[in-house]
RNA sequence: GCUGUUGUGGCUCAGCAGGUAGAGCACGUCCUUGGUAAGGACGAGGUCACGGGUUCAAAUCCCGUCAACAGCU
Numbered sequence: 001g002c003u004g005u006u007g008u009g010g011c012u013c014a015g016c017a018g019g020u021a022g023a024g025c026a027c028g029u030c031c032u033u034g035g036u037a038a039g040g041a042c043g044a045g046g047u048c049a050c051g052g053g054u055u056c057a058a059a060u061c062c063c064g065u066c067a068a069c070a071g072c073u
Base pairs, nucleotide, nucleotide: 001072002071003070004069005068006067007066010025011024012023013022019056027043028042029041030040031039049065050064051063052062053061
C1' cells in the first nucleotide's frame, strides 16, 4: 500500500430482502425475609463509530473517514 471482517445501553450480544432499537448480566426503587442470599414487580440507561448520499422512511442500502482484528504484498 491492497483486500476482508467487525464497530449497537456499563459489559456480552441479537436485530442486516429498509418501517422509527431488544435480550442476558450489571444498576436504581419496591415486594418477599427477623436479616442476608435466592426469587418477583417496576424503572432508568443507546438517536446504532463519525461525516455525507439515496428514500416518504436508514442500525439495515451506497460513498468516504476513523479504530480494532485477520490476510496479501